[in-house]
RNA sequence: GGUCCUGUAACUCAGUUGGUAGAGUGCCACCCUUACAAGGUGGAGGUCACUGGUUCGAGCCCAGUCGGGACCACCA
Numbered sequence: 001g002g003u004c005c006u007g008u009a010a011c012u013c014a015g016u017u018g019g020u021a022g023a024g025u026g027c028c029a030c031c032c033u034u035a036c037a038a039g040g041u042g043g044a045g046g047u048c049a050c051u052g053g054u055u056c057g058a059g060c061c062c063a064g065u066c067g068g069g070a071c072c073a074c075c076a
Base pairs, nucleotide, nucleotide: 001072002071003070004069005068006067007066010025011024012023013022019056027043028042029041030040031039049065050064051063052062053061
């Protein structure tokens, strides 16, 4: 330098055909317990990497940029 994969909650990841962004873990409150753990119920938490485009409507489609990874090439 080329090709491909990937970026979504604090973390690990779903999100199917473009139509209200989700799960588990963690966190907070309450219930349960003499108390703790376990368990139960509820809640908070998101610029879907960034910029632009298409569309009535984009996490999803298109272009570019940036970060991570794999393979290939090059190495004066």